The RNA shown here (Bacterial RNase P class A) has 351 nucleotides and comes from a bacterium. Its Rfam family is "Bacterial RNase P class A". Rfam links the family to the GO terms tRNA processing, ribonuclease P activity and dimeric ribonuclease P complex. It is recorded under the gene name rnpB. The coordinates come from a structure-prediction model, not an experiment, and the mean pLDDT is 80.
């Protein structure tokens, strides 16, 4: 100096005017306050509400190495195996294939318990040679689209061929025997565990569970248009009073008309809550590698309901990205112009 790796943080600024929300003073008016790291996708988890629920099964969904955190999670954190990078470090759908089925494309004889070519061996045969008058016999063969049998070393296909390498051994071969590696069982030590080391053993008959299915464990439904509270309306329902006269004609009386009329209840509109101080946040101590916990001390100023946060001008610069609440919060996954800090690797040079 170049080139990565991992983590964290900002994300337009300042000052004037006008306009928008809400809340206060109070009613001309004024003062405070007013979007995000993702407010976003609505993909997971719960809280909160409202049904539904004896208990136990069946189906169905869903998670899937092991310890932990957590209110829970499919999130995180540490670790264990596996894979990639020279490294800092990154990725991983990583429970069972001796429980039962399915399936393995194209090529290959064969894709599951394989002789297609070759190799070894016997048998017909051909051919040559030898004995024999001859029938026939013996031998040999670098000859066979021939038959039986052994043989998974070796050509070949294939992601994948019944353990791999070498050695000996066989008739030719084989874990057939023996080393080393792999994998399987058992014994030991270690670890909470996943699992990892070491030492015996017989030698050991594919993938595939992002196929069905077995294990294991967890899972009721719907959502703030959830519910609640107040309550102009109408309809059923309850109780009361009426021709011995309810009720109506603006308060009384007389007159006139005259059968319905009052209450309770429900609950349309609509209005008010749910509605924002919470599993918050900063600091700083304490436990814990770490996620996180837990004490002390501080802070807190979005809540609409057709739904507010916006426009302008000025100055300066490095010219300003993605996008914006609607019950809330813990997660993930998208999207993001620019710029900033911390620790870590690997090369190259100086000294």
């Nucleotide at each position: 100096g170049g080139a990565g790796c991992a983590g964290g943080c900002c994300g337009g600024g300042c000052g004037g005017c006008c306009g928008c929300g809400a809340g206060c003073g109070c009613u001309c008016c004024g003062c405070u306050c007013g979007a995000g790291g993702a407010a976003a996708g609505u993909c997971c988890g719960g809280g909160c509400u409202c049904c539904g629920c004896a208990g136990g099964g069946c189906a169905g969904g869903g998670u899937g190495c092991u310890g932990g955190g957590u209110a829970a999670c499919g999130c995180c954190c540490a670790g264990u195996g596996g894979g990639g990078g020279u490294g800092a470090c990154c990725c991983c759908g990583a429970g069972g294939a001796c429980a039962g089925u399915g399936c393995c494309a194209c090529a290959g004889a064969g894709a599951g318990a394989a002789a297609c070519c070759g190799c070894c061996u016997c048998c017909c045969g051909g051919c040559c040679c030898c004995c024999g008058c001859a029938g026939g016999g013996g031998g040999g063969u670098g000859c066979g689209u021939g038959g039986g049998g052994g043989u998974a070393a070796g050509g070949g296909u294939g992601c994948a061929a019944c353990g791999g390498u070498g050695u000996g051994g066989u008739a030719a071969g084989a874990g057939c025997a023996c080393a080393c590696c792999a994998g399987c069982g058992g014994c030991c030590g270690g670890g909470u565990g996943a699992c990892c080391g070491g030492c015996c053993g017989g030698c050991u008959c594919g993938g595939u569970a992002c196929a069905c299915c077995c294990c294991a464990c967890c899972c009721g439904g719907a959502g703030c248009a959830a519910g609640g509270u107040c309550a102009c309306a109408u309809a059923g329902g309850g109780g009361g009073a009426a021709a011995u006269g309810a009720g109506g004609c603006g308060g009384c009386c007389c007159g006139c008309c005259g059968a319905u009329c009052c209450c309770c209840g429900g609950g349309u509109a609509g209005a008010c809550u749910g509605c924002u101080a919470g599993a918050g946040g900063u600091g700083c101590c304490g436990g814990g590698u770490a996620a996180c916990c837990g004490g002390c001390a501080u802070c807190c100023g979005a809540g609409a309901g057709a739904g507010a946060u916006g426009g302008c001008c000025g100055c300066a610069c490095u010219c300003g990205a993605c996008u914006g609440a609607a019950c809330c919060c813990g997660g993930c996954u998208u999207a993001u112009a620019g710029g900033c800090c911390u620790g870590c690797u690997c090369c190259c040079g100086u000294u």